Small-subunit ribosomal RNA, central domain from an uncultured bacterium, 352 nucleotides, folded computationally.
The RNAcentral record of the full RNA draws on ENA, Greengenes and SILVA.
[in-house]
Context: one part of a larger RNA
RNA sequence: CUGGGUGUAAAGGGAGCGUAGACGGACUGGCAAGUCUGAUGUGAAAGGCGGGGGCUCAACCCCUGGACUGCAUUGGAAACUGUUAGUCUUGAGUGCCGGAGAGGUAAGCGGAAUUCCUAGUGUAGCGGUGAAAUGCGUAGAUAUUAGGAGGAACACCAGUGGCGAAGGCGGCUUACUGGACGGUAACUGACGUUGAGGCUCGAAAGCGUGGGGAGCAAACAGGAUUAGAUACCCUGGUAGUCCACGCCGUAAACGAUGAAUACUAGGUGUUGGGGACAAAAACUCUUCGGUGCCCCCGCAAACGCAUUAAGUAUUCCACCUGGGGGAGUACGUUUGCCAAGAAAUGAAACUC
Numbered sequence: 001c002u003g004g005g006u007g008u009a010a011a012g013g014g015a016g017c018g019u020a021g022a023c024g025g026a027c028u029g030g031c032a033a034g035u036c037u038g039a040u041g042u043g044a045a046a047g048g049c050g051g052g053g054g055c056u057c058a059a060c061c062c063c064u065g066g067a068c069u070g071c072a073u074u075g076g077a078a079a080c081u082g083u084u085a086g087u088c089u090u091g092a093g094u095g096c097c098g099g100a101g102a103g104g105u106a107a108g109c110g111g112a113a114u115u116c117c118u119a120g121u122g123u124a125g126c127g128g129u130g131a132a133a134u135g136c137g138u139a140g141a142u143a144u145u146a147g148g149a150g151g152a153a154c155a156c157c158a159g160u161g162g163c164g165a166a167g168g169c170g171g172c173u174u175a176c177u178g179g180a181c182g183g184u185a186a187c188u189g190a191c192g193u194u195g196a197g198g199c200u201c202g203a204a205a206g207c208g209u210g211g212g213g214a215g216c217a218a219a220c221a222g223g224a225u226u227a228g229a230u231a232c233c234c235u236g237g238u239a240g241u242c243c244a245c246g247c248c249g250u251a252a253a254c255g256a257u258g259a260a261u262a263c264u265a266g267g268u269g270u271u272g273g274g275g276a277c278a279a280a281a282a283c284u285c286u287u288c289g290g291u292g293c294c295c296c297c298g299c300a301a302a303c304g305c306a307u308u309a310a311g312u313a314u315u316c317c318a319c320c321u322g323g324g325g326g327a328g329u330a331c332g333u334u335u336g337c338c339a340a341g342a343a344a345u346g347a348a349a350c351u352c
Stems, first nucleotide, its partner, number of pairs: 003321004007303002012317001014201004021194003025088007033081002035077008049065006091191001092188003095184004103177007110154001115149007125136002162169002206247006215241002220236004258316006266294011298305002323352003332345004
């Protein structure tokens, strides 16, 4: 390389859009590049292979056959691939009708709670723990009542509920806006699938500039615990957490399961539509789209998966290739950056 694989043994890219490429629905005609077939030429000889012969045998040598699976020219075939012309509607898309949703962005508004400030009542404790202490408090705390300030998060509803490509999204209202789904069958007529590079998005932490800062809280300080305690516990507390703009580009970014299409027993929940029955609701039956559980066939090393497949097949991409360490390190390159550090790619010696 081939082959075999990728839920957990090595291995699915964090996610999407999409370029080149690869692959691609039904019918009819043409062409004949691939494909199949005939002929001709060539495919040197020697060697190798089959048969026979000569040296006493063998090695060695000679004759003959076949082969050299290839290439070129030319005649034909037209099922499939290709190409070209025409047609179609099932794939795909558009239109129309309809309901669902924490999908996104921006602005405004609301109540509960924590903290702080002011004032009233009130007096000696409060707080904290396994127990304590640091801490707060007679300069009046804790508690309680009234008023005010400010920031952040949205109890109940809440649900293996919903939406989103993933990351993710949860108070209410408004504006703008994306997608999916059901019904219909008016329109286009294969416009499709995947996607190396590329582009875009991408939790938290972190970085830059400017704001903001209630609570929480790396670092730090103190009190405990302990043999020690650079921890777990307690009292404080700064970055940060929040907002705007820009960067970073990583996560057990997980379903540890790439995307798409088709097919293959059932049962039972739930969610969004449609249809039948019914005056309506409910029930029952049925049909599409999601989301769970259980379980056949089949698969699997087992665990388990099982119409949301890890089953049966096809297409395309990504990745793995004896293991542990060395090492996600070194060198080089690229990205980003004030710098240090970071991200991507990614060895070897050596060693077990």
Source information:
It matches the Rfam family "Bacterial small subunit ribosomal RNA".